[in-house]
Context: one part of a larger RNA
């Protein structure tokens, strides 16, 4: 891990619904009796006890086609009336209730017993500790002192005393971890005359026992041992649950729930039987509403700037008064609100009519799943106008739906796959090459191989405004840029250029009491301003005092403004990229005009399910239409296995069962046959009953 075999809705009763048979001058028997047989049985008769029905009403007494409430002849509640099925039973299916109730699966609970050969503790009676080192008490000799004593030597062996074998025990490290070993080996570790360790016999048992308490140990098991039993304890939880084909076709929501991953009940699916045009979306009409918006001196509440009057306070003043500031009335101007609203929509929703005829709707009654939803696209709540984020609601898809697009990609987009076809039209998206089709056509755009903001910039491309311009515009260059005067004041100093005040005059073609740099302060260097230089370079038209002036238009030129496309801004972890190549268009933007492209469409030729309708007759055939993606789920209609029954039958001239890339045949499940192997049973039609179909259960047993 694989091959084979076994593996999971059954069975009895009681009910409910449908179907089917028998009866219906209701129906059926139960225990138990009797005869037969091939005999735990079976068929035949017999038993009418009883149930069901046939009358109901009422809680009863009890009345009765009525009852009951009631004071009632009233009222009202449940019945009668009325016709063909309408009862009753017996067998199927199916669903429900009782039972182990589809199956396997606890950890637990209780009763009865086995265990202290392991290990706790204790009782008896036994055994065991090499060797070294320390030297307590007592004793005993001096010495000393009145004495007590003390001091010094020797003797003496005391101790949960010291080192260290044997014994015991398990510190730390490391091997090993399908090992030597279900706890070891090697090194190191600790006790080692004691609370020591050991042998034998004994005692203490599970709602106990033992415990120098660790929830430790009671035989590799311990927060309660092990064996058997109750037992197929119970599992609102995980698995897993075995052929085929047609029809339909779901939820993941409300309400309750010791309720939240379960359930009832409603909802949404399906199956029969009835009833009929009643459905939905249209149009038109009559109502319902306070939401989006708006608006507040209409309320309630918030709130922002003036002005005036009133009532205070601060501050400054002798005061008068000035000022600043709260509250308040009035009056302008602006404004806020999910819990404000004088107002107020669109859409929505309810009723009536028209229309609308679909396997649309509606009553019943049988069988259900569902009750964890998912992204999205609209309005909204919560959050941070975060989340692939929690949540409400309305629409789609997914869910339970393949195909085409999106490079892959449930939920986007386009579009719903009955079955074949080497046909056709298209759809979303697409046409350089990969890759089917356009290197298609016109006019622009972009230089970034173009992505996101705020914010930045003489990028470019088309507009618009207002201005200048042969009396020379713009830019560059040449030359000036000045006097009173160093303007008062301030200041060490202040002379255009620290700071304050004023900001006039003059000579000019111009030139500011100066727009920057610059000096301590002057001084220098530049703008503003003006000449020259330079030279874009034309017409129309109007009016003239004829010198020009004004308009327009066309070159030139400064400001500014709108709009296209682009640029920065733009930082990331193994190498990069648009799906890859590679494209200046094969990019954008406008528009034409052709193709490709899907299991939509349509052609063909089939197959099935249903309406209606003729014919024909009980399911058959045509016509006309209409349908056939599906999870959970309801219905329909078969294949096959084993057995029993009743009729016919096959087999050593070869049965069952096996192997086969062979053939035939049915829409599947399957059915015939050849071929080779096997050696005795076996199959087919109608019927009736199951231990009736395997790939999954970390399934069970065998085998490789």
């Nucleotide at each position: 891990u694989c091959c084979g075999g076994c593996g999971a809705g059954u069975u009895u009763u009681c009910g409910g619904c449908u179907g089917u048979c028998g009866c219906a001058u209701g129906u059926u028997u139960a225990a138990c009796c009797c005869c037969g047989c091939u005999a735990a049985g079976c068929g035949g008769g017999g038993g009418g006890a009883g149930g069901c029905a046939a009358a109901g009403c009422g809680a009863a007494a009890g009345c009765g086609a009525g009852u009951g409430u009631g004071a009632a002849u009233a009222g009202c509640g449940c019945g009668u009336u009325u016709u063909u099925u309408c009862g009753c039973g017996g067998c199927a299916g199916u669903c429900g209730g009782a039972a182990g109730a589809c199956c396997c699966g606890a950890a637990a609970c209780c009763a009865g017993g086995u265990g202290a050969g392991c290990u706790a503790a204790c009782c008896u009676u036994g055994a065991g500790c090499a060797g070294g080192g320390u030297g307590a008490a007592g004793u005993u000799a001096g010495a000393u002192g009145a004495a007590a004593g003390u001091c010094u030597g020797a003797u003496g062996g005391a101790g949960g005393c010291c080192c260290g074998a044997a014994c015991c025990c398990g510190u730390u490290g490391u091997u090993g971890u399908u090992g030597c070993a279900a706890u070891a080996g090697c090194a190191u570790g600790g006790g080692a005359u004691g609370a020591c360790u050991u042998g034998a016999g004994g005692u203490u048992a599970g709602g106990g026992g033992u415990a120098a308490u660790a929830u430790g140990c009671c035989a590799a098991u311990c927060g309660a041992a092990c064996c058997u039993g109750g037992a197929g304890a119970u599992a609102g939880c995980u698995g897993g649950u075995u052929c085929u084909c047609c029809c339909c076709g779901a939820a993941a929501u409300a309400u309750g729930u010791u309720u939240a991953g379960g359930u009832a009940u409603a909802g949404c699916c399906u199956g029969u039987u009835c009833g009929u045009u009643u459905a939905a979306g249209c149009c038109a009409g009559a109502g319902a509403g306070g939401u989006a918006g708006a608006g507040c001196u209409a309320c309630u509440g918030a709130a922002u700037g003036g002005u005036u009057g009133c009532a205070g306070g601060g501050c400054a003043g002798c005061a008068a008064u000035g000022u600043c500031u709260u509250g308040u009335c009035a009056c302008c101007a602006a404004c806020c609100a999910a819990a404000c609203u004088c107002c107020g929509a669109a859409u929505u929703c309810u009723c009536u009519g028209g229309g609308g005829u679909a396997c649309a709707c509606g009553a019943a009654u049988g069988g259900a799943g569902u009750c964890a939803g998912a992204c999205u696209g609209g309005u909204c709540g919560g959050g941070c106008u975060a989340a692939g984020c929690c949540g409400a609601u309305u629409g789609g898809u997914c869910g339970a739906a393949a195909g085409g697009g999106a490079a892959a990609c449930a939920g986007c987009c386009c579009a719903g796959a009955c079955u074949u076809g080497c046909a056709a039209u298209u759809a979303a998206g697409g046409c350089c090459u990969c890759u089917a089709a356009g290197u298609u056509u016109u006019a622009g755009c972009u230089a970034a191989g173009u992505c996101a903001a705020a914010g930045g910039a003489a990028g470019u491309u088309a507009g618009g405004u207002u201005c200048c311009u042969c009396a020379g515009a713009c830019a560059c260059c040449c030359a000036g840029g000045a006097g009173g005067u160093u303007g008062g004041c301030u200041c060490a100093g202040a002379a255009g250029c620290a700071g304050c005040c004023a900001u006039c005059c003059u000579u000019u073609a111009a030139a500011g009491a100066a727009a920057g740099c610059g000096u301590a302060a002057c001084a220098g260097c530049u703008c503003a301003c003006u000449g020259g230089a330079u030279g874009a370079g034309u017409c129309a038209g109007g009016u003239u005092u004829c010198g020009g002036c004004c308009u327009g238009a066309g070159g030139g030129g400064a400001a500014u403004u709108u709009a296209g496309c682009g640029c920065c801004g733009u930082a990331g972890a193994u190498g990069a990229u648009c799906g890859a190549g590679g494209a200046u268009a094969a990019g954008c933007u406008a528009a034409a005009c052709g193709c490709c492209g899907a299991a939509a469409u349509u052609c063909a030729a089939g197959c099935a399910u249903u309406u209606u309708g003729u014919g024909u007759u009980u399911a058959c055939a045509c016509a006309a239409g209409a349908u056939g993606g599906g999870u959970a789920g309801g219905g329909g209609a078969g294949c096959g296995u084993u057995c029993u029954g009743u009729c016919a039958g096959c087999g050593g001239u070869g049965a069952a069962g096996g192997u086969u890339a062979c053939c035939c045949u049915g829409u599947a499940a399957g059915g015939g046959g050849g071929a080779c192997u096997g050696g005795a049973g076996c199959g087919g039609a109608c019927a009736g009953a199951a231990g009736u179909g395997a790939g999954a259960a970390u399934g069970c047993c065998g085998g490789a």

About this RNA: The part of an RNA shown here (large-subunit ribosomal RNA, domain II) has 704 nucleotides and comes from a Patescibacteria group bacterium. The source organism's lineage runs through Bacteria and Bacteria candidate phyla.